[in-house]
The prediction has a mean pLDDT of 89. A computed fold for a 350-nucleotide part of an RNA from a metagenome, annotated as small-subunit ribosomal RNA, central domain.
Context: one part of a larger RNA
RNA sequence: CUAGGCGUAAAGGGUGCGUAGGCGGCUCUUUAAGUCGGAUGCGAAAGCCCCGGGCUUAACCUGGGAAUUGCAUUCGAUACUGGAAAGCUAGAGUUUGGUAGAGGGAAGUGGAAUUCCAGGUGUAGCGGUGAAAUGCGUAGAUAUCUGGAGGAACACUAGUGGCGAAGGCGGCUUCCUGGACCAAAACUGACGCUGAGGCACGAAAGCGUGGGGAGCAAACAGGAUUAGAUACCCUGGUAGUCCACGCCCUAAACGAUGAUAACCGGCUGUUGGGGGAAUAAAGUCCCUUAGUAGCGAAGCUAACGUGAUGAGUUCUCCGCCUGGGGAGUACGGUCGCAAGACUAAAACUC
Numbered sequence: 001c002u003a004g005g006c007g008u009a010a011a012g013g014g015u016g017c018g019u020a021g022g023c024g025g026c027u028c029u030u031u032a033a034g035u036c037g038g039a040u041g042c043g044a045a046a047g048c049c050c051c052g053g054g055c056u057u058a059a060c061c062u063g064g065g066a067a068u069u070g071c072a073u074u075c076g077a078u079a080c081u082g083g084a085a086a087g088c089u090a091g092a093g094u095u096u097g098g099u100a101g102a103g104g105g106a107a108g109u110g111g112a113a114u115u116c117c118a119g120g121u122g123u124a125g126c127g128g129u130g131a132a133a134u135g136c137g138u139a140g141a142u143a144u145c146u147g148g149a150g151g152a153a154c155a156c157u158a159g160u161g162g163c164g165a166a167g168g169c170g171g172c173u174u175c176c177u178g179g180a181c182c183a184a185a186a187c188u189g190a191c192g193c194u195g196a197g198g199c200a201c202g203a204a205a206g207c208g209u210g211g212g213g214a215g216c217a218a219a220c221a222g223g224a225u226u227a228g229a230u231a232c233c234c235u236g237g238u239a240g241u242c243c244a245c246g247c248c249c250u251a252a253a254c255g256a257u258g259a260u261a262a263c264c265g266g267c268u269g270u271u272g273g274g275g276g277a278a279u280a281a282a283g284u285c286c287c288u289u290a291g292u293a294g295c296g297a298a299g300c301u302a303a304c305g306u307g308a309u310g311a312g313u314u315c316u317c318c319g320c321c322u323g324g325g326g327a328g329u330a331c332g333g334u335c336g337c338a339a340g341a342c343u344a345a346a347a348c349u350c
Stems, first nucleotide, its partner, number of pairs: 004321003007304002012318001014201004021194003025088003029084003033081002035077008049065006091191001092188004096183004103177007110154001115149007125136002162169002206247006215241002220236004258317002261314003266295012299306002323350003332343004
């Protein structure tokens, strides 16, 4: 440089914002850089190739041609791409009026339950298991009633329901705040898409400082089980789980399916809007729009399956793959307090 790929075989970056770059709607005018054509010059000779000639032939030598795919200058062409100017509204966006929502942040607050503490009643067991024991209990437990403390999580509603870019988000109230969708108009006038680097966010675990600590529970201890039992089971139990601030930056971060746009038969459920028919109203039916699920035509697929939410038919841009192991390792570098993360080989071997 070229090719084939990336749901499950190797392969979609965890997610977004966005720089450079790449790509980019319709009409008209202009320019002529790309593009296309003509001419001229250069593109040494030899060689290669074609047609001839000379050594008896050949190798070899030699004449002519072609080729030299290119560069420069110049004259033209103007469909497409690019540049310039003007305009348009179908992309994109703004305004107005509505709608739904566990979207985010902060403050406050509620009840149920567990545990603990104090008191009352009450007496010999409780607890736990496959069975037991460790454990708790006559210093009065378990059970039950009253009062109190404290932390964490929010039963039902609850739904292949909703919201969010992803991670994720669920008691209630208030404040601050992001996005989406719908309807009808008006406005701006390509302002767009993607996005190497970069920046931001990023479950859980883990780390630092200071709080907090009810329940649960790595480590740890004991009891069992067992041939053993550094486990599964039981009794305890510390980090941690919670809060504030600061780090870490990884996951089967999954739809194992990058983003945008267009096109391409249907059926059913459901969420949020809008319109219409009928009705006293609701239920109901039809149309439309934005999601979210189930089934399936064509097509695609190695098959499984997928199938307007595509893995179909196409355009543009990014990321990634190239036999298994060695290895997501070593070395180097960057980042990190550390743990480690990111980048990332080779020898050797099958």